[in-house]
RNA sequence: CCCGCAAUAGCUCAAUGGCAGAGCACUCGGCUGUAGACCGAGGGGUUCCCGGUUCGAGUCCGGGUUGCGGGA
Numbered sequence: 001c002c003c004g005c006a007a008u009a010g011c012u013c014a015a016u017g018g019c020a021g022a023g024c025a026c027u028c029g030g031c032u033g034u035a036g037a038c039c040g041a042g043g044g045g046u047u048c049c050c051g052g053u054u055c056g057a058g059u060c061c062g063g064g065u066u067g068c069g070g071g072a
Stems, first nucleotide, its partner, number of pairs: 001071007010024004018055001026042005048064005
């Protein structure tokens, strides 16, 4: 220098162009002699950044940033 993949909740990850979700963690409640486990509920998001397309973008297109892999 070139190519590919990835970036979404505190963490690990989903999401056909049409209401952003799950598990774990956290908070509260139930259960229990207490705790854990288990059960229920709740809070938590500028979807890495800047633009474009579209009635509508996490998703498609362009350019960046960071990380990983490959090539020279």